[in-house]
Molecule: c-di-GMP-I riboswitch aptamer
Organism: Gammaproteobacteria bacterium
RNA sequence: ACAUUGAAAGGGCAUACCAAUCGAAAGGUUGGGACGCAAAGCUACCGGUCUACGGGCAUGAGCCUAUGACAGCGGGGAUGCCAGU
Numbered sequence: 001a002c003a004u005u006g007a008a009a010g011g012g013c014a015u016a017c018c019a020a021u022c023g024a025a026a027g028g029u030u031g032g033g034a035c036g037c038a039a040a041g042c043u044a045c046c047g048g049u050c051u052a053c054g055g056g057c058a059u060g061a062g063c064c065u066a067u068g069a070c071a072g073c074g075g076g077g078a079u080g081c082c083a084g085u
Stems, first nucleotide, its partner, number of pairs: 003085004012037002017032006035072001042077002045075003048070003054065004
C1' cells in the first nucleotide's frame, strides 16, 4: 500500500418521542433524548417507499401524477479511524 474480517481500545452517529422553526404535505433544520448502527459519514445513479401544493380525470366521497422527499429500505459510486489475518 492492497484485500479481507470486526473481538478490543479511542471514539463517532443518533430511532421513537418532546420543544422551536421551515414546508401544502411527505419531510427538513436547531436543541433535548437514545432504539440501534463498522460506514446509521457523503452521494438521488438504479430499484423501492412516502407526499400531492399544482396539473389531469370524475363532477361525489375521491382517483392518477413528481418537478417534492426518504441515504436509519435495498443496490451502486467515491471516501474513511483502529485492530487482527